[in-house]
A computed fold for a 73-nucleotide RNA from a Kofleriaceae bacterium, annotated as transfer RNA. The prediction has a mean pLDDT of 81. It matches the Rfam family "tRNA". Rfam links the family to the GO term triplet codon-amino acid adaptor activity. The family's RNA type in Rfam is transfer RNA. The sequence is in RNAcentral, with records from ENA, MGnify and Rfam. Taxonomically the source falls in Kofleriaceae (Bacteria, Pseudomonadati, Polyangia, Haliangiales).
RNA sequence: GGGGUCGUAGCUCAGCUGGGAGAGCGCUAGAAUCGCACUCUAGAGGUCUGGGGUUCGAUCCCCCACGGCUCCA
Numbered sequence: 001g002g003g004g005u006c007g008u009a010g011c012u013c014a015g016c017u018g019g020g021a022g023a024g025c026g027c028u029a030g031a032a033u034c035g036c037a038c039u040c041u042a043g044a045g046g047u048c049u050g051g052g053g054u055u056c057g058a059u060c061c062c063c064c065a066c067g068g069c070u071c072c073a
Base pairs, nucleotide, nucleotide: 001072002071003070004069005068006067007066010025011024012023013022019056027043028042029041030040031039049065050064051063052062053061
């Protein structure tokens, strides 16, 4: 330098044919317990890596850039 693949909550990851942004763990509060843990209930937490484009509408499609992994030279 070129090719492939990935980037979504603090962490690990879903997200179907383009239309609701979600799960588990973790965190906070409450219940229960003499107390802790377990359990149950509720809640908070998101620039979907960044920018542009297509579209009535983009995490999703197209282009560029950045970062991780990997292959070739």